[in-house]
Molecule: transfer RNA
Organism: Chloroflexota bacterium
RNA sequence: GGGGGGAUAGCUCAGGUGGUUAGAGCUCCGAGCUUAUAUCUCGGCGGUCCCUGGUUCGAGUCCAGGUCCCCCUACCA
Numbered sequence: 001g002g003g004g005g006g007a008u009a010g011c012u013c014a015g016g017u018g019g020u021u022a023g024a025g026c027u028c029c030g031a032g033c034u035u036a037u038a039u040c041u042c043g044g045c046g047g048u049c050c051c052u053g054g055u056u057c058g059a060g061u062c063c064a065g066g067u068c069c070c071c072c073u074a075c076c077a
Stems, first nucleotide, its partner, number of pairs: 001073007010026004019057001028044005050066005
């Protein structure tokens, strides 16, 4: 340099064919239970869907450019 994959909550990850309220588990906070802790149950908080622009009535999803991470490959030495 070329090719492929990925970026969504604090962490790990879902999210058919664009459809209007973006989700799960864990963590965290609160309550219940317990002598107490843990476990368990219930509830709650938590989001620039990587960035910029575009298409569209409508974009996490489609298009263009960019950034970062991973893998493969080529070249130089």